A computed fold for a 179-nucleotide RNA from Pullulanibacillus camelliae, annotated as Lysine riboswitch aptamer.
The coordinates come from a structure-prediction model, not an experiment, and the mean pLDDT is 82.
[in-house]
RNA sequence: UGUUUUGGUAGAGGUGCGACCUUAAAAGAGUACCAAUUGGGAGAAGAAUGAGCUUUGACGAUCAAUUGGGGAAGGGUGGGGUUGCCGAAGUGAAGCAAUCACUCAUAGGAGGCUUUGCUGGAUCCGUGGUUGAAUAAAUCCGGGUUUGUCACACAAGCGUGUGGAGGACUAUCCAAGCC
Numbered sequence: 001u002g003u004u005u006u007g008g009u010a011g012a013g014g015u016g017c018g019a020c021c022u023u024a025a026a027a028g029a030g031u032a033c034c035a036a037u038u039g040g041g042a043g044a045a046g047a048a049u050g051a052g053c054u055u056u057g058a059c060g061a062u063c064a065a066u067u068g069g070g071g072a073a074g075g076g077u078g079g080g081g082u083u084g085c086c087g088a089a090g091u092g093a094a095g096c097a098a099u100c101a102c103u104c105a106u107a108g109g110a111g112g113c114u115u116u117g118c119u120g121g122a123u124c125c126g127u128g129g130u131u132g133a134a135u136a137a138a139u140c141c142g143g144g145u146u147u148g149u150c151a152c153a154c155a156a157g158c159g160u161g162u163g164g165a166g167g168a169c170u171a172u173c174c175a176a177g178c179c
Base pairs, nucleotide, nucleotide: 002178003177004176005175007173008172009171010170011169014086016085017084018083019082020081021080022079023078024077033069034068035067036066037065038064039063043056044055045054046053048106049105050104051103052102089119090118091117092116093115094114095113096112099109100108120147121146122145123144124143125142126141128140129139130138131137149164150163151162152161153160154159
C1' cells in the first nucleotide's frame, strides 16, 4: 500500500417515508334527528349478546307511510405551512399495562410499550381479501412498469442482460488480524 473483521460517524435512492397545523370543496346524506297527520295497539331505549339498573309508553310509545324541516364526526382529495427522518415507515405474531358504553360478564373497537418475523423504493392493474357509506384511502395477496444498490457476464467514452436484498450499499475513523 492492499485486504478481512468488530464497532462508530456521515451520506445517497425521490412523485422518498411519517407527524402536526391551516384552507377549500366533494362525499357522508336528504342519512341520523325534529315536528305534524294517518295507520297500528304494547312494549321500547340506554353501542353486539345475556343479566341487572335507570328512563319512557293507553295523555298511544317502538314500528310503517305521507308532508315539512334537516345535521355532524371519522376517513379521504386539492392547495399552503411547520417539523422528524432514510427500516424512513408499513405489516404479521406473541406478551404487558391500561382505555371506550349506566354496571357486570363475554365479545368487539381505537391507541401505547416490549420481543420477534416479513417488505430496497415508487407507481399502475384486479371492481381479489380486510376495514369503510364509498369504485375514496389504507393494508394484504397476485401480476406489470420503473428506479436506486451490489454481484456476475458481455461490452468498452455510453451501457445491456441475469440474479440478490436494507442486519444492506457508499465514504470515512478507531481497534484487531493477514499479506